Overview
This is a predicted complex of two RNAs, RNase P RNA and transfer RNA, with 418 nucleotides together. It holds a member of the Rfam family "Bacterial RNase P class A". It is annotated as a ribozyme. Its mean pLDDT, the model's own confidence on a scale to 100, is 76.
[in-house]
RNA sequence: AGACGAUUGGACGGUCGCGUGUCCCGUCGGCGCAAGCCGUUACCGACACGAGGAAAGUCCGAGCUCCGCGACGCAGGGUAGCGGGUAACUCCCGUCCGCCGAGAGGCGAGGACCAGCGCCACAGAGACGAGCCGGCAGACCGGGCAACCGGUUGGGCUGGGUGAAACGGGCAAGCUCUACCUGGAGCAAGGCCAAAUAGGAAAGCGCGCCAGGCGCAAGCCUGGCAGGGGUGCGUCGCCUCGCUUUCGGGUCGGCCGCUAGAGGCGUCGGGCAACCGCCGCCGUAGAUGGAUGACCGUCCCCGCGCUUAGCGCGGGACAGAACUCGGCUUACAGAUCGUCU
RNA sequence: CGGGGCGUAGCUCAGCCUGGUAGAGCAUCUGCUUUGGGAGCAGAGGGUCGGAGGUUCGAAUCCUCUCGCCCCGACCA
Repeated sequence: AGACGAUUGGACGGUCGCGUGUCCCGUCGGCGCAAGCCGUUACCGACACGAGGAAAGUCCGAGCUCCGCGACGCAGGGUAGCGGGUAACUCCCGUCCGCCGAGAGGCGAGGACCAGCGCCACAGAGACGAGCCGGCAGACCGGGCAACCGGUUGGGCUGGGUGAAACGGGCAAGCUCUACCUGGAGCAAGGCCAAAUAGGAAAGCGCGCCAGGCGCAAGCCUGGCAGGGGUGCGUCGCCUCGCUUUCGGGUCGGCCGCUAGAGGCGUCGGGCAACCGCCGCCGUAGAUGGAUGACCGUCCCCGCGCUUAGCGCGGGACAGAACUCGGCUUACAGAUCGUCU
Repeated sequence: CGGGGCGUAGCUCAGCCUGGUAGAGCAUCUGCUUUGGGAGCAGAGGGUCGGAGGUUCGAAUCCUCUCGCCCCGACCA
């Protein structure tokens, strides 16, 4: 000077403020039409906890919930050396090969153009059933005593020129083929409760039709036809309940889902590693107009000035949860550590 | 919070699927026409296709990341 990996993301104290949980249940009280919420120290309490490494982009993969997650097939979508890890992945690890770099190292959508189709602009004779110029060499014709010269034809062996690529083909982040994977939507999923209404209207598809049997009848059973809803379609299976869309109307409330999970840390063991196993310890946000903040003091770091080990002023990145995890990618002032060139 | 779409000339758009010289209309400028203006006719200028990287000989077009803008989605009966 660089390469790779890991950690951290100002510290401590005080005052005020905010959110959540606990402080038993019941009774009772407050708010509310109610569901329900709050308090019971009932205005003022105590204790505990309270953003991130990316909470971000929503790019992949899952859990969870609903839809008819039923079976098979087609279509559609995705992945791609080989082996392993994982709940799973387009992720991670090891390794081979290719490219870049002096090197540490980095990057790679890296199966198949001997299945088929398509494309290869310009230039060039020719971009894939080729033949321009020179050489080459066999035959034929003409000339020459001959060496040889000229022409026609030939082969696709050699050189030239054009081009990214020239008879070798190349391109699949072109269609496609091969192997494997794959249903759709998403917590505004979804469930419960309360209040309100014009408890509404229109359209579409249905509650069906036929035959046979039982029955006095209502109706029931079987078969066929028809129809219906997933995920674009088909077949089988299921169902025959009412459902879907649009317009209009009403509410703008509450509870659950809602945070203990493929969780974190540590010892030991296995494995090159990713990771796995055993044991022990820890408790760590749940808002819903949306809390996690503001000020002061002492330090820390940086910049500027006065001037010199002090003082004054200014600044302290990127950014902020919203159902939850595993990854990837992107943004990021600085500080620290390790390995290597 | 979730889902979807679009960025190309000053403006509105085409081209992208199937890669090969970036186009159209309006606007701007110049000239002709007119006494002058408008209209008309003829011509010209103006773009690194939102940004970065990759695949390819070659990218507006194919792929990945990123930036910006726009649209849709509450419940009840």